[in-house]
Molecule: transfer RNA
Organism: Planctomycetota bacterium
């Protein structure tokens, strides 16, 4: 070097292939408990990697780029 796949809540994942994102664990306030666990109720949390494009609308199509998987080829 080349071709492929993934990057979405702190964290492991969806989102029916274009109508605008959700749980679960963890965080925080509560209830129950002598206390912790544990269990119930509830809140917060998002530049969907990052720049453009397409579209009336993009996590979702294109292009590029930066990280991370994996393949393969050269090297007198």
């Nucleotide at each position: 070097g080349c071709c492929c796949c993934c990057a979405u809540a702190g964290c492991u994942c969806a989102a029916u292939u274009g109508g605008a994102a959700g749980a679960g664990c963890a965080a925080c306030g509560g209830a129950u408990u002598u206390c912790u666990a544990a269990u119930c109720c509830g809140u917060a949390g998002g530049u969907u990697a990052c720049a453009g494009g397409u579209u009336c609308g993009a996590u979702c199509c294109c292009u590029g780029u930066u990280g991370g998987g994996g393949g393969u080829a050269c090297c007198a």